[in-house]
Molecule: RNase P RNA; transfer RNA
Organism: Campylobacteraceae bacterium
RNA sequence: UUGGCAUAGCUGGUGGUUGCUUGAAUUUCAAGAGGAAAGUCCGAGCUGCUAUGAAACAAAGUUCCAUCUAACAGAUGGCCAGGGCAACCUGAGGGAAAGUGCAACAGAGAGAAGUCAGCCUUAAAGGUGAUGGUGAAAGGGUGGAGUAAGAGCCCACCAGUAUCAAAGGUAACUUUGAUAGCUAUGUAAACCCAGCUUGCAGCAAGAAGGGAUGGUUUUGUUUCAUGUUUGAACCCUUCGCUUGAGCAUCUUGGUAACAUGGUGCCUAGAUAAAUAGCCACCCACGACAGAACUCGGCUUACGCUAUGCCAAUUUC
RNA sequence: GGCGACAUGGCCAAGCGGUAAGGCACGGGCCUGCAAAGCCUUUACCCCCGGUUCGAAUCCGGGUGUCGCCUCCA
Numbered sequence: 001u002u003g004g005c006a007u008a009g010c011u012g013g014u015g016g017u018u019g020c021u022u023g024a025a026u027u028u029c030a031a032g033a034g035g036a037a038a039g040u041c042c043g044a045g046c047u048g049c050u051a052u053g054a055a056a057c058a059a060a061g062u063u064c065c066a067u068c069u070a071a072c073a074g075a076u077g078g079c080c081a082g083g084g085c086a087a088c089c090u091g092a093g094g095g096a097a098a099g100u101g102c103a104a105c106a107g108a109g110a111g112a113a114g115u116c117a118g119c120c121u122u123a124a125a126g127g128u129g130a131u132g133g134u135g136a137a138a139g140g141g142u143g144g145a146g147u148a149a150g151a152g153c154c155c156a157c158c159a160g161u162a163u164c165a166a167a168g169g170u171a172a173c174u175u176u177g178a179u180a181g182c183u184a185u186g187u188a189a190a191c192c193c194a195g196c197u198u199g200c201a202g203c204a205a206g207a208a209g210g211g212a213u214g215g216u217u218u219u220g221u222u223u224c225a226u227g228u229u230u231g232a233a234c235c236c237u238u239c240g241c242u243u244g245a246g247c248a249u250c251u252u253g254g255u256a257a258c259a260u261g262g263u264g265c266c267u268a269g270a271u272a273a274a275u276a277g278c279c280a281c282c283c284a285c286g287a288c289a290g291a292a293c294u295c296g297g298c299u300u301a302c303g304c305u306a307u308g309c310c311a312a313u314u315u316c
Numbered sequence: 317g318g319c320g321a322c323a324u325g326g327c328c329a330a331g332c333g334g335u336a337a338g339g340c341a342c343g344g345g346c347c348u349g350c351a352a353a354g355c356c357u358u359u360a361c362c363c364c365c366g367g368u369u370c371g372a373a374u375c376c377g378g379g380u381g382u383c384g385c386c387u388c389c390a
Stems, first nucleotide, its partner, number of pairs: 001312010012282007020032005034288001038299002041297005046202004059198005064078005079093001080091004094193002099191002101187003116132002118128003140158005159183002161180008206239004214235005220229001246265005252259002317386007326340003334370001343357004363379005
């Protein structure tokens, strides 16, 4: 200098003037959209069914270890696997020896599955599966000995699997050693098995009030029809509706997420939908984009600034 | 605010892990003096981006667009 990786913050401010909504007061003061308010993918608080729960079945979700949290499929830190030169990224990370399926085409044969070629044998019968071929995948690999030719048939080393032991680690797991020729693919975001978790609806939930005869729907009574009338529900008004698992900062503990304690702050509650227009200055020169019960996450859209790390090249 | 479904050639529409049916239309060819009818024939990044798998239109996750229901009934 170029290219990349990761993390954090901000996302307009001040003054004047006209105007809007809420609250308190008596004509003044204070406050007034976001980091994603978005998607509606998760988890809860809260309300009702419903009252007060348990178990089983079904269904749904989830899945390595430890910690955090009100909880989560979330977060933090690790282990293992895969990708990348690397910084780093991803993981839907239990089980294929409980069972059932699937692996087209090719190939002789696709799972306790091989006689196609080739080799051995005088030919055949038979033997072989080392060599060749097909395929994503074909009876562990290299070397030696042995054999009619061959093969873990046997031996040495390596890889895997199983059992036992030692060391390290809270654990997942890692390293080392010994024994055994034990070596029969892959796939569960295929059905399934195992462990753990889970009532159903949702603020348009729900509560209270009202009845002017203003409206809509529906029920009951009368023999039928039409009409009238009664009851109920909705439209109507108020509450729910904003002090919160809240925010900022400091100490302590912790690798961190976070937790205990101290101090300070109160910050939208609209209901056809409020925060806008103009002028001046500063500056991050302004992208994506607007609450509708609240909060903790995930995902998506996107501008600027700062810091650290990796690789390549060049110069000193 | 909440709930559900769909996307395949120009149009309609099958396909449910093994490399994309059929019909109509357009284009081309045969036939015909020229046409119609008839026969043959071409056209697909399966909405977009990732992932699982040997292999994805199909299974899973995220995004875009369209349609419908509940509510509301201004």